Predicted 3D model of a 149-nucleotide RNA (c-di-AMP riboswitch aptamer (ydaO/yuaA leader)) from Cohnella zeiphila. Rfam family: c-di-AMP riboswitch aptamer (ydaO/yuaA leader). Gene Ontology terms of the family: regulation of gene expression and cyclic-di-AMP binding. The coordinates come from a structure-prediction model, not an experiment, and the mean pLDDT is 76.
RNA sequence: GAUAAGUACACGCUUAGUUUCCGGCCGCCAGGCCGGGGAGCGGGGGACCCGUUACAUGGGGGCGAAUCCGACGUUCUUCUCGAAGGACGAAGGUAGGGAACCAUCUGCCCGAGCCCGUCAGCUAACCUCGUAGGCGGAAGAUGGGUCGG
Numbered sequence: 001g002a003u004a005a006g007u008a009c010a011c012g013c014u015u016a017g018u019u020u021c022c023g024g025c026c027g028c029c030a031g032g033c034c035g036g037g038g039a040g041c042g043g044g045g046g047a048c049c050c051g052u053u054a055c056a057u058g059g060g061g062g063c064g065a066a067u068c069c070g071a072c073g074u075u076c077u078u079c080u081c082g083a084a085g086g087a088c089g090a091a092g093g094u095a096g097g098g099a100a101c102c103a104u105c106u107g108c109c110c111g112a113g114c115c116c117g118u119c120a121g122c123u124a125a126c127c128u129c130g131u132a133g134g135c136g137g138a139a140g141a142u143g144g145g146u147c148g149g
Stems, first nucleotide, its partner, number of pairs: 011136004018039009040131006050121001059119001060116004068093002072089007096110003101144006
């Protein structure tokens, strides 16, 4: 000097998921955890008016970017024996979403999961809930900014 791995701190990303006060606890320290209150941010329910003509148990609805189409395979039903329809899986695509000041282009990544419980359009007052989790070395170019030396 370079590379790889680990730990801690700092700096950040996704997201509503931040901050502060009180009480208790863990810890050598740095710091952290539990319960409760406030602020901030976010979600749901909920009139008139407006909207909907539907509701359908074959349900219906909510959070979220995460919706839709599906070659093909397996299986079931019907029947005019060759087809049709249903269920499950699924290559591939797609509405949509993400990346450290902003925009554009190219490339890259995501395109999940969970909840309510027969019930909910919008919706002022009002009522109510959440404030998790998971990640990483910042993709390149052009233009425009900001800050520092």

Of the family's consensus pairs, 95% are formed in the model. RNAcentral holds the sequence, with entries from Rfam.